A computed fold for a 350-nucleotide part of an RNA from a metagenome, annotated as small-subunit ribosomal RNA, central domain. Its mean pLDDT, the model's own confidence on a scale to 100, is 88.

[in-house]
Context: one part of a larger RNA
This record gives sequence, structure tokens and C1' cells, in this order.
RNA sequence: CUGGGCGUAAAGGGUGCGUAGGUGGCGAGGUAAGUCGGAUGUGAAAUCUCGGAGCUCAACUCCGAAACUGCAUUGGAAACUGCCUUGCUCGAGGAUUGGAGGGGGGACUGGAAUACUUGGUGUAGCAGUGAAGUGCGUAGAUAUCAAGUGGAACACCAGUGGCGAAGGCGAGUCCCUGGACAACUCCUGACACUGAGGCACGAAAGCUAGGGGAGCAAACAGGAUUAGAUACCCUGGUAGUCCUAGCCGUAAACGGUGCACGUUUGCUGUAAAAGGAAUCGACCCCUUUUGUGGCGUAGCCAACGCGUUAAACGUGCCGCCUGGGAAGUACGGUCGCAAGAUUAAAACUC
Repeated sequence: CUGGGCGUAAAGGGUGCGUAGGUGGCGAGGUAAGUCGGAUGUGAAAUCUCGGAGCUCAACUCCGAAACUGCAUUGGAAACUGCCUUGCUCGAGGAUUGGAGGGGGGACUGGAAUACUUGGUGUAGCAGUGAAGUGCGUAGAUAUCAAGUGGAACACCAGUGGCGAAGGCGAGUCCCUGGACAACUCCUGACACUGAGGCACGAAAGCUAGGGGAGCAAACAGGAUUAGAUACCCUGGUAGUCCUAGCCGUAAACGGUGCACGUUUGCUGUAAAAGGAAUCGACCCCUUUUGUGGCGUAGCCAACGCGUUAAACGUGCCGCCUGGGAAGUACGGUCGCAAGAUUAAAACUC
């Protein structure tokens, strides 16, 4: 390299959009680039293979054939692929009507709770723990009532329930806005799938600048525990957590399972629709669709398990793996303010 693989053994890119490229529905006509077969020329000799021959045999040498799987020219075939022309509607997209949704962005508003401030009542404890102590409190705490300030998060509803490409999204109202789904016809007519580079998004932590700061809380301080205790426990507490603008670009970014399409027995929940039967009407019931779960047939799998939401059977395209360690490290490049990220070895060793 041909291969064989990627849920858990090494291996699916964090996610999407999309360029080049690769691949591509059903007909008709043309062409002949790929493709197929014919002829001609060439493919030096030696070597290799086969049949003979010569050195006493063999190695070796000589003769003949075959081969040289290739290239070029020429005249043919037209199924498949390509290219050109033309058509179709099943793929794809659009229009109309409609319901569902914590999808995204902005503005405004709300109640519970914590904390603090002020005032009233009130008096000796409170808080905390396995037990304590540090801490708070006669300068009046804890408790309780009233008023106020401020920040953050939204109990119940809440559900293997919903939405989103992923990260993720949960108080309420309004405005702007993306997507999916269903029904019915109509319109375009292959416009499609994937996608190296590229671009965009991307939890938390971290960074820069300016705000904000109630609670929580790395670091830090004190108290305990302990042989020690740079911890677990307690009392405090700063960055941070929050907002605005920018950066970072990583996660067990997980379904440890790339995307798209087709095919393949079923049963049972649930969400949202459409249609039907029945009814005074709604619910219940039946069918279908999309999503989300459980169990299981065939099949697959080393087993565990997966099983129409496949890890079954196939096709297209991309990414990745190739013994363990050294190592996701060094060096170099790119990016970044930095932290670092990304790309990514070898010696040596087992």
C1' cells in the first nucleotide's frame, strides 16, 4: 500500500452553514471521452517461463517458441458512466391554511426568600457542632412587628414532558425574530446528499475595560480534629459568580454511537396535530403522522447489549484509528493580552 475497523478494546471532528471535490431520480434523441472487442505498427538484446541442444552431470552456454500484462494509429459497438439537447414528477424547494413549544433578542413588571438600614416591643443569650471553640450580643443581639434599600434566582405547575444544530433554554406581559410539524390542493422541475480548507456559534473557569455586589464562595485568616492536618467540620472572607463591550475556544462538549437516503415482524406508555365513529356537547374509542420512552422478533455483537430513534440489511460523502510508555509532550508554525489552545514527532524503553 491492498486491507480491517471506530457504543464499552486504539478510533466519530463540540455543533452548524457552506467552497472546491466526490456522489447523484425517471424517460427520449445525439455524441463517442471513459468502456468493450478487431486489425496494423511498436514494445532492443539479455533476463523470466516452456520445448530442445552442447560442455561426463549441474551451475553455465546455445537454438526456438511464448511472454513483454504497455503505447500509438485505424476502422467498429453503444448497454453502463460522462457530455449536449429535450421532457417528466416520486427527491428537493416554494405558495395557502393552521395548531404546539423554557427556540433566540429587547423592554417593562411581579411575589416569596436571604442580607442590610431605620423605628417599635423585649431581655440574655444567639449562632454552630459528633462535641466544642473561634464568632455575634447589655454600645441591647437572637426573636417579633412596621417601613425602606439593594442584588441575585424564579418554589408549586414540572413530567425518561417541550424547544433548539450543539452549547443550552423555566416568574409574567408586550414587541421583533428563527426553525420544526400537519392538512389540502397548486407552483418550480433534480434545483439534491456529503463536505477537505473556510466562516459562524460554542457550558464552566479564566483574561481586559467600565459598572454592580444580596447570597454563595477559590485564595486567605482564625477555631477545631489529628501523631501531623498546608484537608474533610465550624466562624469569617477577597477575587469570582451578575450587567455592558471585547477576548479565550476548551469539557465525561456523552447516546462515550458523524450526516443523508432506502429496506426490514411487533407490543405498550407519553407529547402535539389531522381525520373518523359515537354523543346534546366535551371526554373516552379507532386510524394516520411527527417527536420522545420502555420491552422485545429476525438479524448483528467477543460479550455486555443494540434491535423501524439499529450497534440489522444496503448506498453516498466526511472525520478518525493502526501495540504500551515516553506524549497530546519537545521543536517549529499558526492563533492569543496572558493563561494557554491547535497542529504534532523522535531517541530511548517494555